Background
Predicted 3D model of a 351-nucleotide part of an RNA (small-subunit ribosomal RNA, central domain) from Viscum album. The prediction has a mean pLDDT of 86. Its Rfam family is "Bacterial small subunit ribosomal RNA". Lineage of the source: Eukaryota > Viridiplantae > Streptophytina > Gunneridae > Viscum.
[in-house]
Context: one part of a larger RNA
RNA sequence: UUGGGUGUAAUACAUUUCUGGGUGGAUUUUUUAUGAUCACUGUCAAAUCCCAGGGAUCAACACUAGAAAGGUGGUGGAAACUACCAUUCUGGAGUACGAAAGGGGAAGUGGGAAUUUCAGGUGGAGCGGUGAAAUGAUCAGAGAUCAGAAAGAACACCAAUGACAAAAGCACUCUGCUAGGCCAACACUGACAGUGACAGACGAAAGCUAGGGGAGUGAAUGGGAUUAGAUACCCCAGUAAUCCUAUACAUAAAUGAUUAAUACUACAUGCUGCACAUAUCGAAACGUGUAGUGAUGUAGCUAACACAUUAUGUAUCCCGCCAGGGGAGUAUGUUAACAAGAAUAAAACUC
Numbered sequence: 001u002u003g004g005g006u007g008u009a010a011u012a013c014a015u016u017u018c019u020g021g022g023u024g025g026a027u028u029u030u031u032u033a034u035g036a037u038c039a040c041u042g043u044c045a046a047a048u049c050c051c052a053g054g055g056a057u058c059a060a061c062a063c064u065a066g067a068a069a070g071g072u073g074g075u076g077g078a079a080a081c082u083a084c085c086a087u088u089c090u091g092g093a094g095u096a097c098g099a100a101a102g103g104g105g106a107a108g109u110g111g112g113a114a115u116u117u118c119a120g121g122u123g124g125a126g127c128g129g130u131g132a133a134a135u136g137a138u139c140a141g142a143g144a145u146c147a148g149a150a151a152g153a154a155c156a157c158c159a160a161u162g163a164c165a166a167a168a169g170c171a172c173u174c175u176g177c178u179a180g181g182c183c184a185a186c187a188c189u190g191a192c193a194g195u196g197a198c199a200g201a202c203g204a205a206a207g208c209u210a211g212g213g214g215a216g217u218g219a220a221u222g223g224g225a226u227u228a229g230a231u232a233c234c235c236c237a238g239u240a241a242u243c244c245u246a247u248a249c250a251u252a253a254a255u256g257a258u259u260a261a262u263a264c265u266a267c268a269u270g271c272u273g274c275a276c277a278u279a280u281c282g283a284a285a286c287g288u289g290u291a292g293u294g295a296u297g298u299a300g301c302u303a304a305c306a307c308a309u310u311a312u313g314u315a316u317c318c319c320g321c322c323a324g325g326g327g328a329g330u331a332u333g334u335u336a337a338c339a340a341g342a343a344u345a346a347a348a349c350u351c
Stems, first nucleotide, its partner, number of pairs: 004322003007305002015201003021195001023193001025089002029086001032083001035081001037077008050066001052064002055061001092192001093189003098183001104178002107175002110172001111155001115151004120146003127136001164169001209246004216242002221237004261316004268296001269294008300307001324351003333344003
């Protein structure tokens, strides 16, 4: 390099935007001749290989003659394909107009239930906790109950196999600001596209830095139990943390263990958004189209399980990655980081 793979065997970067690069729609005519193609031709030492012939008494071996494939140049031709020069088109892509859906984002406003604490009233011996207990709190008046105040965090029901978002994720109410998708209609631009090394952005939880905040929960820690022991499971307490603002970190079983895009390939069925048609006094439902989201299921594919128009099917295209188990996602070096750790990434040796 060719070939093989990447749901579960080793293997899709957590996600996304974009530069270089390689890839790319239809149609009418035109230019050139880059690739590819045809003919002729130069060259690619000899030996070797292949082939024909004779030789050494056979053979290996050696000799003579010759060919093919391929590489790389030159000259000439052809112009369908690829590419190039112009020109044209609307189906891909985008813009504008219209209507509706949504926990999309970031900011502000308002709210009630519960919990804990505080102060007060009533009341007077138990409470709490467990398999059973004890530690614990309580006559300095607990628990219970009544009305009151404060604080922080989270938003019951609706709620679903449901919605939205690139992923992480996103749910009390209202307000303005703002991003994306879908549908309908078919006005405009006219291939403007898809992928994407490098690079940028975003990226749960935990942990870090500075300043706030601290109700509940609760690593660490203390105590009580259990037990042979119990550095645990259970119980009583409880610091960091959890929350907010501003940095930094860049990892997860970051999962659909399935990269992104386009086209094609049975039927039937549920839900969500939009449009049309029908129906109706007006709606809903049934029907059709389209976009998404589910559970089954043919052909096909698969080692099997399974997947199956949301493909793991049939094709095209670009990028990442894989190559027996361990050693090892380690050492060393380097890069960025406050650190913790992260990224890149071997070998000896061994089975």